A computed fold for a 127-nucleotide RNA from a bacterium, annotated as FMN riboswitch aptamer (RFN element). Model confidence (mean pLDDT): 82 of 100.

RNA sequence: AUAAGUCUUCGGGGCAUGGUGAAAAUCCAGGCCGGCGGUUACAGCCCGCGACUCCUGACAAAAUAUCAGGACUGAACCGGUGGAAUUCCGGUGCCGACGGUGAAAGUCCGGAUGGGAGAAGACAUUA
Numbered sequence: 001a002u003a004a005g006u007c008u009u010c011g012g013g014g015c016a017u018g019g020u021g022a023a024a025a026u027c028c029a030g031g032c033c034g035g036c037g038g039u040u041a042c043a044g045c046c047c048g049c050g051a052c053u054c055c056u057g058a059c060a061a062a063a064u065a066u067c068a069g070g071a072c073u074g075a076a077c078c079g080g081u082g083g084a085a086u087u088c089c090g091g092u093g094c095c096g097a098c099g100g101u102g103a104a105a106g107u108c109c110g111g112a113u114g115g116g117a118g119a120a121g122a123c124a125u126u127a
Stems, first nucleotide, its partner, number of pairs: 005123006017029003031107002033096002035049004044094002053071006076092005098110003
């Protein structure tokens, strides 16, 4: 350094303040937050991935679990600089699973001490 492999560790943030009410971190005003890889240059809203939910197959007596595959999968424009930016700067917008709850949740609680895109490292083999 190359190819394939085994193992270890890591791997998500956020309602201040005020209003109404018997009751709201759920409504209203207002505030806050942004996983991973890629992309001529730094991205929640460009491309793709993961997560939630559902389905199928393998295994199994069956269910769970595990493994493999599939479905589903939100949201941005204008101006400026520049060789290059829907990524930077300025402005104005937009989006956010399911179950629970004295009342409707991106932000509280729960599945989850879970899973995970992936990141870092170690080991051994070959050259």